[in-house]
Molecule: transfer RNA
Organism: Patescibacteria group bacterium
RNA sequence: GCCGGAGUAGCUCAGUGGUAGAGCAGUGCUUUCGUAAAGCAAAGGUCGUGAGUUCAAAUCUCACCUUCGGCU
Numbered sequence: 001g002c003c004g005g006a007g008u009a010g011c012u013c014a015g016u017g018g019u020a021g022a023g024c025a026g027u028g029c030u031u032u033c034g035u036a037a038a039g040c041a042a043a044g045g046u047c048g049u050g051a052g053u054u055c056a057a058a059u060c061u062c063a064c065c066u067u068c069g070g071c072u
Base pairs, nucleotide, nucleotide: 001071002070003069004068005067006066007065010024011023012022013021018055027041028040029039030038048064049063050062051061052060
């Protein structure tokens, strides 16, 4: 330099055009003499950045950034 994969909650990951979700972690409550475990509830997101297409974009297109792998 060229080609390809990945980037979504603190972590691991779903979500292939129509209200952004789960598990774990953290917080509060119940239970217990107390802790753990268990149960319940709430909270937590500029969907890597910028632009484009569309009535509507996490999702489609383009560029860039980060990261992983391959080729030279």